[in-house]
RNA sequence: GGGCCCGUAGCUCAGCGGUCAGAGCGAGCGGCUCAUAACCGCCAGGUCGCAGGUUCAAAUCCUGCCGGGCCCA
Numbered sequence: 001g002g003g004c005c006c007g008u009a010g011c012u013c014a015g016c017g018g019u020c021a022g023a024g025c026g027a028g029c030g031g032c033u034c035a036u037a038a039c040c041g042c043c044a045g046g047u048c049g050c051a052g053g054u055u056c057a058a059a060u061c062c063u064g065c066c067g068g069g070c071c072c073a
Base pairs, nucleotide, nucleotide: 001072002071003070004069005068006067007066010025011024012023013022018056028042029041030040031039049065050064051063052062053061
């Protein structure tokens, strides 16, 4: 330098055009217990990497950048 894949909550991931973007774990609060863990309930947490484009409508499609990984040279 070229090709391919990935980037969504603190972490691991789902959602691949159509109402207000979700789960598990974790954090916080409460219950239970002599107490801790486990368990149960509640609750907070998101520029969907960035900027444009297409569309009535974009996390989702297209383009360019940024970051990470693999392969080729």